[in-house]
Context: one part of a larger RNA
RNA sequence: GUUGGGUAGCAAUACUCGGCUGUGAGACCGGCAAACGGGUGCGGAACACGUACGCAACUUUCCCAAAACUGGUGAAUAGCCCUCCGAAAGGAGGAUUAAUACACCGUAACAUAAUGAGAUGGCAUCAUCUUAUUAUUAUAGCUCCGGCGGUUUUGGAUGGGCGUGCGCCUGAUUAGGUAGUUGGCGGGGUAAUGGCCCACCAAGCCUACGAUCAGUAACUGGUGUGAGAGCACGACCAGUCACACGGGCACUGAGACACGGGCCCGACUCCUACGGGAGGCAGCAGUAAGGAAUAUUGGUCAAUGGACGAAAGUCUGAACCAGCCAUGCCGCGUGAAGGAUGACGGCCCUCUGGGUUGUAAACUUCUUUUAUCUGGGACGAAAAAAGAUCAUUCUUGAUCACUUGACGGUACCAGAGGAAUAAGCACCGGCUAACUCCGUGCCAGCAGCCGCGGUAAUACGGAGGGUGCCAAGCGUUAUCC
Numbered sequence: 001g002u003u004g005g006g007u008a009g010c011a012a013u014a015c016u017c018g019g020c021u022g023u024g025a026g027a028c029c030g031g032c033a034a035a036c037g038g039g040u041g042c043g044g045a046a047c048a049c050g051u052a053c054g055c056a057a058c059u060u061u062c063c064c065a066a067a068a069c070u071g072g073u074g075a076a077u078a079g080c081c082c083u084c085c086g087a088a089a090g091g092a093g094g095a096u097u098a099a100u101a102c103a104c105c106g107u108a109a110c111a112u113a114a115u116g117a118g119a120u121g122g123c124a125u126c127a128u129c130u131u132a133u134u135a136u137u138a139u140a141g142c143u144c145c146g147g148c149g150g151u152u153u154u155g156g157a158u159g160g161g162c163g164u165g166c167g168c169c170u171g172a173u174u175a176g177g178u179a180g181u182u183g184g185c186g187g188g189g190u191a192a193u194g195g196c197c198c199a200c201c202a203a204g205c206c207u208a209c210g211a212u213c214a215g216u217a218a219c220u221g222g223u224g225u226g227a228g229a230g231c232a233c234g235a236c237c238a239g240u241c242a243c244a245c246g247g248g249c250a251c252u253g254a255g256a257c258a259c260g261g262g263c264c265c266g267a268c269u270c271c272u273a274c275g276g277g278a279g280g281c282a283g284c285a286g287u288a289a290g291g292a293a294u295a296u297u298g299g300u301c302a303a304u305g306g307a308c309g310a311a312a313g314u315c316u317g318a319a320c321c322a323g324c325c326a327u328g329c330c331g332c333g334u335g336a337a338g339g340a341u342g343a344c345g346g347c348c349c350u351c352u353g354g355g356u357u358g359u360a361a362a363c364u365u366c367u368u369u370u371a372u373c374u375g376g377g378a379c380g381a382a383a384a385a386a387g388a389u390c391a392u393u394c395u396u397g398a399u400c401a402c403u404u405g406a407c408g409g410u411a412c413c414a415g416a417g418g419a420a421u422a423a424g425c426a427c428c429g430g431c432u433a434a435c436u437c438c439g440u441g442c443c444a445g446c447a448g449c450c451g452c453g454g455u456a457a458u459a460c461g462g463a464g465g466g467u468g469c470c471a472a473g474c475g476u477u478a479u480c481c
Base pairs, nucleotide, nucleotide: 001020002019003018004017005016006015007014008013039243040242041241049167050166051165052164053163054162055161058160059159063156064155065154066153067152068151069150070149071105072104073103074102081094082093083092084091085090111136112135113134114133115132116131117130118129119128120127121126141148142147169215170214171213176206177205178204181203182202183201184200186198187197188196218240219239220238221237222233223232224231225230245266246265247264248263249262268279269278270277271276296322298321299320300319304318305316306315307314308313335366336365337364338363345357346356347355348354349353372416373415374414375413376412380407387400388399389398390397391396424470425468426467427466428465429450430449431448435464436463437462438461439460445452446451
């Protein structure tokens, strides 16, 4: 949505019980992902990392290519319904139902295993190829009919695992260390090698070319400095490793011994009806504490990327943006030209006068970056994805129309008026660019080193003047070269 019954009512109608069909919020079953992405640097001096090789000792979900198959059957269980326990977290029982959930049967090899024969190769156990026999092992459907899937196998790609050479901090006021220790044989275990583990046998193995012990430390590409050789460091970005409250353990899975999964022990915090439960910011913000010291409980999935999905799309504190901080780097401005009574004032002097501040100011003529106001206004968006048409063996390509921007009315552009809105800091004895006066009087003080100050201090304090390859910063302190 449609349709039927019952009860009440005169009826409209109200309540209630069904059938068929559709939508599917939410819940539940199932699949995939959650092992990526993001964080931190505890531990670790080690094949952790870097580099170069090796695996005749291994694995790889998803992706690509190829081959074969996709037959039959069954029992349950969530959810829903009923009953019950518990303060809660949660749990128990009954009835019933589905699947690409689970199970069974059948079939099957170029898969696996065993045995036989032959060939080639090597490094001892062997490896590869050919062939024969026997045994074992598989599945799942959905559909808008375009496709999307499922099982087994082979090859590829990618990712991982393992082994080895070399490199890899300090200490001898650490000189001997080691019994699963070193090797063998046989087993167990693993995807796989191996004392990785175990039984037995032998007595080995490492060490002044520094074992062992102790301390410190994530490693690298690189970064800082330096003419280089070096020395010091390892923020951001990228690769690897380790860790996820402390410790241990396995389960699931292609992959974890798993940051926002599980179990146990421990410390801590919280809830409690005292019986029992819950938790883990080294994710993004944020709080407290500590500290000399370090930011917003912001916006968006628009782009890029990821997971899932056929897709629409959903999720994404990855990411992209915005906010805060002169923390750094870069750029720009704080005006330009003219202007001498060389003004007033300040400072200095050999003081009726000169010097200096100084073209500096006033004054005249300009300019308008920036700031303010007004108006316009992006790129990032690919007509990407999805839709339609055409072409194409699959993949895909071309064309058409529609839609999508957090940043943001931001950047940018144009216009308006007006020098308007904008300069500090350190230093001036030598090193080291830059000097006089006053005050003080071994006092107060300065100081990187030498040193200065005890009455004419260019070295203390102030002022005037000056210096700066200083400048929106400057100086000190700490630290590296």

RNAcentral holds the full RNA, with entries from ENA and SILVA.
The part of an RNA shown here (small-subunit ribosomal RNA, 5' domain) has 481 nucleotides and comes from an uncultured bacterium.
Its Rfam family is "Bacterial small subunit ribosomal RNA".
Model confidence (mean pLDDT): 82 of 100.